[in-house]
């Protein structure tokens, strides 16, 4: 100086990740749900009770009329980004879900731990109307980085070998608390 260790800061994988009461398409669905008429003959609301309703006809059936919507999903468009996000646990709150309360469940927001590098086909299995789509476990190539071992190349001084650096190939392994520049301290010197 080199290293090391602490901490900041900028970036990089790529079918790379979310998000929007955005915009538009399909599906949902000719469904659920309203009226009519006929049958039908006691229930329906309900996951559970209290309430409502129902012989002045309930669930269901079957014709004709009318007729949706929520979550999910595709393409654009902005925006946040690169543990991006997803999942699982638990606890304790706050919004929310049903026809009106309730009580159970159910979704979602914080907090903490733990799991996954990334994305893709394939199985299962859940969710969901679904064969779309999402999760989850596995297998199965792929790429991305770092370690290490092999080879080939380049690499300061006249040359030749080692060596350092760096580039390509293969091969086995690791994990995002990571990996790459570059600052700051602090430390060896």
């Nucleotide at each position: 100086a080199a290293g090391u260790g602490a901490g900041g800061u900028a970036g990089a994988g790529g079918c790379g990740c979310g998000a929007a009461c955005g915009a538009u398409c399909a599906a949902g669905a000719g469904u659920a749900c309203u009226g009519a008429u006929a049958g039908g003959g006691a229930g329906c609301c309900c996951a559970g009770g209290c309430a409502g309703u129902g012989u002045u006809g309930a669930a269901c059936u079957a014709u004709c009329a009318g007729a949706a919507a929520a979550g999910g999903g595709g393409u654009c468009u902005u925006c946040g980004c690169c543990g991006a996000a997803g999942u699982c646990u638990a606890a304790a709150u706050g919004c929310u879900c049903u026809g009106g309360c309730u009580u159970a469940g159910g979704g979602u927001a914080u907090u903490a731990g733990g799991c996954u590098g990334g994305g893709g086909u394939u199985a299962u299995g859940g969710u969901a109307a679904a064969u779309a789509g999402c999760c989850a476990u596995a297998a199965c190539a792929c790429u991305g980085u770092c370690a290490c071992c092999u080879g080939a190349g380049a690499u300061a001084a006249u040359u030749c070998c080692c060596g350092u650096u760096c580039u390509c190939a293969g091969g086995u392994g690791g994990a995002g608390c990571g990996c790459u520049a570059u600052c700051u301290c602090a430390u060896c010197g």